[in-house]
RNA sequence: GGCCCCACCUCGGGGUGCCCGCAAGGGCUGAGAUGCACCGUUUGCAAACCCGUUGAACCUGAACCGGUUAGAACCGGCGGAGGGAAGGUUGGAUCUCCUCUA
Numbered sequence: 001g002g003c004c005c006c007a008c009c010u011c012g013g014g015g016u017g018c019c020c021g022c023a024a025g026g027g028c029u030g031a032g033a034u035g036c037a038c039c040g041u042u043u044g045c046a047a048a049c050c051c052g053u054u055g056a057a058c059c060u061g062a063a064c065c066g067g068u069u070a071g072a073a074c075c076g077g078c079g080g081a082g083g084g085a086a087g088g089u090u091g092g093a094u095c096u097c098c099u100c101u102a
Base pairs, nucleotide, nucleotide: 001095002094004092005091007089008088009087010086011052012051013050014049017028018027019026020025034046035045036044037043058083059082060081064077065076066075067074
């Protein structure tokens, strides 16, 4: 000095849906479907959760294809497709190089 591992610090990325019901509300999957505000359309913020190139966290394809179910955006395919957000520090092990000594 390089690679790897553990731990810590800071920063960043992401989603927050679907079904039944007049409504209240209830139900489903999941790590996560929460709260507040604004708006009448959505958007923003926060918490929790997950993920950060060893990248299936998440997005596009996609109002896709097949299957399941009371229903489903649930499961699988798609996917050896395309995108997608990182730095530092301590320690450990190993390899290599340089210098010094014997």
Molecule: TPP riboswitch aptamer (THI element)
Organism: Marinosulfonomonas sp.